This is a predicted structure of a 474-nucleotide part of an RNA (small-subunit ribosomal RNA, 3' major domain) from an uncultured bacterium.
Context: one part of a larger RNA
RNA sequence: UGACGGGGGCCCGCACAAGCGGUGGAGCAUGUUGUUUAAUACGUCACUAACCGUAGAACCUUACCAGGGUUUGACAUCCACUGCCAUCCUAUGAAAGUAGGCUUACUCGCAAGAGUACAGUGAGACAGGUGUUGCAUGGCUGUCGUCAGCUCGUGUCGUGAGAUGUUGGGUUAAGUCCCGCAACGAGCGCAACCCUCAUCCCAUGUUGCCAUCGGGUAAAGCCGGGAACUCUUGGGAAACUGCCUGUGUAAGCAGGAGGAAGGUGAGGACGACGUCAAGUCAGCAUGGCCCUUACAUCCUGGGCUACAAACAUGCUACAAUGGACGGUAUACAAAGGGGCGCAAUACCGCGAGGUGGAGCCGAUCCCAAAAAUCCGUUCUCAGUUCGGAUCGCAGGCUGCAACUCGCCUGCGUGAAGCCGGAAUCGCUAGUAACCGCAGGUCAGCUAAACUGCGGUGAAUACGUUCCCGGGCCU
Numbered sequence: 001u002g003a004c005g006g007g008g009g010c011c012c013g014c015a016c017a018a019g020c021g022g023u024g025g026a027g028c029a030u031g032u033u034g035u036u037u038a039a040u041a042c043g044u045c046a047c048u049a050a051c052c053g054u055a056g057a058a059c060c061u062u063a064c065c066a067g068g069g070u071u072u073g074a075c076a077u078c079c080a081c082u083g084c085c086a087u088c089c090u091a092u093g094a095a096a097g098u099a100g101g102c103u104u105a106c107u108c109g110c111a112a113g114a115g116u117a118c119a120g121u122g123a124g125a126c127a128g129g130u131g132u133u134g135c136a137u138g139g140c141u142g143u144c145g146u147c148a149g150c151u152c153g154u155g156u157c158g159u160g161a162g163a164u165g166u167u168g169g170g171u172u173a174a175g176u177c178c179c180g181c182a183a184c185g186a187g188c189g190c191a192a193c194c195c196u197c198a199u200c201c202c203a204u205g206u207u208g209c210c211a212u213c214g215g216g217u218a219a220a221g222c223c224g225g226g227a228a229c230u231c232u233u234g235g236g237a238a239a240c241u242g243c244c245u246g247u248g249u250a251a252g253c254a255g256g257a258g259g260a261a262g263g264u265g266a267g268g269a270c271g272a273c274g275u276c277a278a279g280u281c282a283g284c285a286u287g288g289c290c291c292u293u294a295c296a297u298c299c300u301g302g303g304c305u306a307c308a309a310a311c312a313u314g315c316u317a318c319a320a321u322g323g324a325c326g327g328u329a330u331a332c333a334a335a336g337g338g339g340c341g342c343a344a345u346a347c348c349g350c351g352a353g354g355u356g357g358a359g360c361c362g363a364u365c366c367c368a369a370a371a372a373u374c375c376g377u378u379c380u381c382a383g384u385u386c387g388g389a390u391c392g393c394a395g396g397c398u399g400c401a402a403c404u405c406g407c408c409u410g411c412g413u414g415a416a417g418c419c420g421g422a423a424u425c426g427c428u429a430g431u432a433a434c435c436g437c438a439g440g441u442c443a444g445c446u447a448a449a450c451u452g453c454g455g456u457g458a459a460u461a462c463g464u465u466c467c468c469g470g471g472c473c474u
Stems, first nucleotide, its partner, number of pairs: 007474007015464002019427005026316008034307002042053002064302007073126001077125002079122005088101005104117005128291002131289003137285002139280003142276001144274001149188006155164003168179003194268004199237005205231001209226002213224003240262001243256005318420001322379006336367003341360002346355003386417001391412007433456007
């Protein structure tokens, strides 16, 4: 000077408390450990690993294993030679491949020939390595933490390390601002500038809209038309403690008015100096080391999907605030996606789906049915008309191919489970909780995951003694 203390003072945070809903018990899904295995590829391990890298393992992916091959190589550049190569056909093979047959293109040039491309052969320089070291590294990321801090120049003080400034009194979400002070200033952070949402104005007017006028229908912006409204997407306005009252030296604080919005309006992006030799050499890049008929590379099949057990994250439930059936000719969204695509009307099928193909490169057409909700009927507290695991049979779809190992449908089967021990998690408002929809990845899908979107829509906060983490002074 720091760090630490079951030292002190002050302060903050869903940290506790007050509430609401969960996890921990059950079944299943996914990940991890462990075990097994020819192989179950590798990394990641308190918070900060464990639905994580992986926004999608049947082949491929794929790095792992077994077997079958290749050795200038699957890929790049250079040299020489050839046009017997490739494609296609035949034989063989699980395939890769191997053997045989047929058999180049373009440019310049009268021609000879030259050059280029492609393919093959040969020799070597070289290629190649998801081999190793994240404790040699770049880059990127997590975390403390969106916490309010971290520093510098000059001056002053101290022999010096250093101190001061940055402490103090107030105030703030904030080292935010004010006052004071041997300090005076400044930088990186805070805030603001950026994006979205909430109000209004102007412009815009189709594919969107429909108030007024007319036509028209069973109904419908359906048509003429309109440019008001909603909306689209550009520009602007608006919020500043600006105004008022009280209080205070001030900064500010409390209340009020007006306003769509009020004291940071809500959310996002944005992460100071640094910490953990944190993570990643397997995203990429890269030094050193190592392999070079193999630690490279091609292929077939298998494995990453095993299963006594343990842990983590979820989904579905245990029911009546519910389940089932019917109705409103199936109420009311937002945000997305669509050309190797989305696919309507119609027809077939109980259904998954099939036939077919209008329209749409999309404010036009399609995916598309929103679901909880509302109104009836039924069930009457039971392992049930709850719950749906598991298993059997029959089918559908994608794809060379669903045995290992896909998803979906119908019929049958109908397990555990009656609200969960110790313990533990999330959340302060359009939040929690509940409800569905879409997208990426993607042939298909293990999505119950992730990223978004809207619908319904609460309770509680006395307070800071205590637990955890953090800031300032001592």

It matches the Rfam family "Bacterial small subunit ribosomal RNA".